[in-house]
The RNA shown here (transfer RNA) has 72 nucleotides and comes from Photobacterium ganghwense.
Parts: sequence; C1' cells; structure tokens
RNA sequence: GCAGGCAUCGUAUAGUGGCCAAUAUCUCAGCCUUCCAAGCUGAGGACGCGGGUUCGAGUCCCGCUGCCUGCU
Repeated sequence: GCAGGCAUCGUAUAGUGGCCAAUAUCUCAGCCUUCCAAGCUGAGGACGCGGGUUCGAGUCCCGCUGCCUGCU
C1' cells in the first nucleotide's frame, strides 16, 4: 500500500428494517437473615463518529476513526 472482518450499558454477549434496544454480570434500594453470604423483588446504566436511503435504521449504503486477520 491492497483486501476482508469487527465496533451495542463498567464487563461478556443477543438483537437479519417495525421496540420503551434484551439477557447475565455490575451498581443502588428493599425483602429475607441475629449478622454476613446466598436467594427474591425493584430501579439505574449502551448502539464508535459524520452523512445517505426509507414512513421508519443498532440492522441497508458511503466516508472517517480504532482494533484484528491475510497479501505485498
């Protein structure tokens, strides 16, 4: 330099155009317990950035950034 893949709560993953973006863990509060742990209930927290398509985009298209892999 060229090609491909990936980017979603603090962390690990779901989500193949119709949602209030899901689960576990995490944090906080409550219940339970003599206390702690465990358990139960509730709450909190995210789509890398900028454009485009569409009635509607985490999802499709383009560019940029970062990471990984391959080729030279």

The coordinates come from a structure-prediction model, not an experiment, and the mean pLDDT is 81. Its Rfam family is "tRNA". Rfam classes the family as a transfer RNA. The sequence is in RNAcentral, with records from Rfam. Lineage of the source: Bacteria > Pseudomonadati > Gammaproteobacteria > Vibrionales > Photobacterium.